[in-house]
RNA sequence: GUAAGAGUAGCCCCUGCGCGUUAAGUGUCACCGAACGGGACGUUGUCGGUGAACGAAAGGAAUUUCCUGCGGCGACUUGGGCGCGUCCGCUCCC
Numbered sequence: 001g002u003a004a005g006a007g008u009a010g011c012c013c014c015u016g017c018g019c020g021u022u023a024a025g026u027g028u029c030a031c032c033g034a035a036c037g038g039g040a041c042g043u044u045g046u047c048g049g050u051g052a053a054c055g056a057a058a059g060g061a062a063u064u065u066c067c068u069g070c071g072g073c074g075a076c077u078u079g080g081g082c083g084c085g086u087c088c089g090c091u092c093c094c
Base pairs, nucleotide, nucleotide: 001094004091005090010082011081012080013079016076017074018073019071020070021069028052029051030050031049032048033047034046038088039087040086041085042084058068059067060066061065
């Protein structure tokens, strides 16, 4: 110099476990903040705080537990899939 490749935040599906069903959580909107391939700029998405509006699926056995459900539940877990735009860097071929 040239060709190829890897890795972030995170997202989706599945398994298990757990939580809620006495409504937390999830989702929506506004404002503020944080982190986000090794570096720079930037995009996308994510997370947290505050506020606002909205708001749910229970049934059975039986003795305070269990079963079957339900929840756009979980920061946990199994396996799989996806996952940086430009430049530099990294690995590798010549």